[in-house]
This is a predicted complex of two RNAs, RNase P RNA and transfer RNA, with 456 nucleotides together. The prediction has a mean pLDDT of 78. It holds a member of the Rfam family "Bacterial RNase P class A". The family's RNA type in Rfam is ribozyme. Its family is annotated with dimeric ribonuclease P complex, ribonuclease P activity and tRNA processing in the Gene Ontology.
RNA sequence: GGAGUAGACCAGGCGAUCGCUGGCUCCUUUUUGGGGAGCUGGAGGAAAGUCCGAACACCACAGGGCAGGGUGCUCCAUAACAUGGAGUCGCGGUGACGUGAAGGCAAGUGCAACAGAGAGCAGACCGCCCUGCCGGUAACGGCAGGGUAAGGGUGAAACGGUGCGGUAAGAGCGCACCAGUUCUCCGGGUGACCGGAGAAGCUAGGUAAACCCCACCCGGUGCAAGACCAAAUAGGGGAGCGUCCGAGGGCUGCCCGUCCAAGCUCCCGGGUAGGUCGCACGAGGUGCCGGGCAAUCGGCAUCCCAGAUGAAUGAUCGCUGCCCCCGAUCCGGGUAACCGGCCGGGGGAACAGAAUUCGGCUUACGGGCUGCUCCGGCC
RNA sequence: GCGCCCGUAGCUCAGCUGGAUAGAGCGCCGGACUUCGAAUCCGUAGGCCGCAGGUUCGAAUCCUGCCGGGCGCGCCA
Numbered sequence: 001g002g003a004g005u006a007g008a009c010c011a012g013g014c015g016a017u018c019g020c021u022g023g024c025u026c027c028u029u030u031u032u033g034g035g036g037a038g039c040u041g042g043a044g045g046a047a048a049g050u051c052c053g054a055a056c057a058c059c060a061c062a063g064g065g066c067a068g069g070g071u072g073c074u075c076c077a078u079a080a081c082a083u084g085g086a087g088u089c090g091c092g093g094u095g096a097c098g099u100g101a102a103g104g105c106a107a108g109u110g111c112a113a114c115a116g117a118g119a120g121c122a123g124a125c126c127g128c129c130c131u132g133c134c135g136g137u138a139a140c141g142g143c144a145g146g147g148u149a150a151g152g153g154u155g156a157a158a159c160g161g162u163g164c165g166g167u168a169a170g171a172g173c174g175c176a177c178c179a180g181u182u183c184u185c186c187g188g189g190u191g192a193c194c195g196g197a198g199a200a201g202c203u204a205g206g207u208a209a210a211c212c213c214c215a216c217c218c219g220g221u222g223c224a225a226g227a228c229c230a231a232a233u234a235g236g237g238g239a240g241c242g243u244c245c246g247a248g249g250g251c252u253g254c255c256c257g258u259c260c261a262a263g264c265u266c267c268c269g270g271g272u273a274g275g276u277c278g279c280a281c282g283a284g285g286u287g288c289c290g291g292g293c294a295a296u297c298g299g300c301a302u303c304c305c306a307g308a309u310g311a312a313u314g315a316u317c318g319c320u321g322c323c324c325c326c327g328a329u330c331c332g333g334g335u336a337a338c339c340g341g342c343c344g345g346g347g348g349a350a351c352a353g354a355a356u357u358c359g360g361c362u363u364a365c366g367g368g369c370u371g372c373u374c375c376g377g378c379c
Numbered sequence: 380g381c382g383c384c385c386g387u388a389g390c391u392c393a394g395c396u397g398g399a400u401a402g403a404g405c406g407c408c409g410g411a412c413u414u415c416g417a418a419u420c421c422g423u424a425g426g427c428c429g430c431a432g433g434u435u436c437g438a439a440u441c442c443u444g445c446c447g448g449g450c451g452c453g454c455c456a
Base pairs, nucleotide, nucleotide: 001375002374003373004372005371006370007369009367010366012320013319014318015317016316017315018314020042021041022040023039024038025037026036027035028034029033044351048362049361051360052359053358054357055356056222057221058220059219068218069217070216071215072214073087074086075085076084077083088102089100090099091098092097103213104212108211109210110207111206125152126151127148128147129146130145131144132143133142134141135140160178161177162176163175164174165173179203181200182199183198184197185196186195187194188193226277227276228275229274236268237267238266239265240264241263248260249259250258251257284303285302286301287300288299289298290297291296322348323347324346325345326344327343330341331340332339333338380452381451382450383449384448385447386446389405390404391403392402398436408422409421410420411419429445430444431443432442433441
């Protein structure tokens, strides 16, 4: 210098002016309410996707089982988790490091297209070998029967590998070594597991993100949960008055008159519109100390930090920090190329916005910083 | 805000208990018939099965994560 890998961090700052919105105090006005002034608070690392886990609320529920769903190496952390931390083993990478739905197919059942002779405790297509017959002087060839999984060929996959023995040819058929499985013992580790010794059978193929088996966990719905206050209209219940004796209504407010007339008035209760709460003190933030490799836990101090609902959190200007480009060639370093600083001008700053609240995951995205690894060059 | 479903030729749909070179109808294009057109007949093209990753020998199909589209949910009857 290049390439890569891991981790933590920031999401510009200050001021002025004009707005939006929550809270408190005060003033004003026509009660509810409205208006004004002052002080003060006002988005994120993902507020997003709504993918997991909880809190909270309502419904259901004696207890147990079946069904269904989920999780699946170990230990730890946590309110809980499909999350996190530290490890084990496998895989990828030269490496830093990354990654794994990593229980079980030597429990059962199923599946494997095409090709191939044969696809599951398999299989004689070519080949190899033996026997018989035929042809041939012979080498050998043909036919029939049989043996054989060493070789060829097919396939993603063909029933351990190498060597020696053995055999008609072969074969774990036998032996040695190696690989793997199961079991027993010893040592280390909390454990997954690791290291070592021995035995067995010679080897039990793949697939469980196929059914399934094993172990553990799981009731449902979601703040449009739910609680309270509560209008008009229309239902429901009750009481009173009224339907020849006329309640009530229209014709001007009242009386008379006239017309229409079977309902009218009051109370109670439920729900709706609407409003209030839920709803902002919390598995809370910050700092320090301590335990732990870490996730995280404990102690002390300190802080109060959005709460809207046709849904606020913005705009303009000035100064300035950061990054990039251009110019000038002033300063420093250097033989030089060049590097750094100063000055002037121009440009850039992403992804995106709370909606009951937390813990995670995933996805989108700008920037600089630090540790580590590999490669190349120089001293 | 919360919950649920669906993406396969230009359009409408099959296939989705894994084994294809992914099919069907309509449409497009070319040809035949016709004076010309329609109808009819014959033929052809057109798809990375929404995207990406994983499981498997093998994925449209199984699993995971995204993207796009659609539907339902307050109270009474």